[in-house]
RNA sequence: GCGCCUGUAGCUCAGUUGGAUAGAGUGACGGUCUCCGAAGCCGUAGGUCAUCGGUUCAAAUCCGAUCAGGCGCA
Numbered sequence: 001g002c003g004c005c006u007g008u009a010g011c012u013c014a015g016u017u018g019g020a021u022a023g024a025g026u027g028a029c030g031g032u033c034u035c036c037g038a039a040g041c042c043g044u045a046g047g048u049c050a051u052c053g054g055u056u057c058a059a060a061u062c063c064g065a066u067c068a069g070g071c072g073c074a
Base pairs, nucleotide, nucleotide: 001073002072003071004070005069006068007067010026011025012024013023019057028044029043030042031041032040050066051065052064053063054062
């Protein structure tokens, strides 16, 4: 330098034939329980879907550029 893959909650990820409030587990916080904790159960908060732009009535999803990480080739 070229090609490919990945980027979604604090962490690990799902969701990509475009569609209705963007989800799970775990963690955090609160409640319940207990003599007090842990575990279990219930609930709450937490997201510019890497960034910018484009297409579309509508974009996490399609297209382009950029950034970061990984792999391969030279």
A computed fold for a 74-nucleotide RNA from a Candidatus Gastranaerophilales bacterium, annotated as transfer RNA.
It matches the Rfam family "tRNA". The family's RNA type in Rfam is transfer RNA. Rfam links the family to the GO term triplet codon-amino acid adaptor activity.
It was read from a public genome assembly.
The coordinates come from a structure-prediction model, not an experiment, and the mean pLDDT is 81.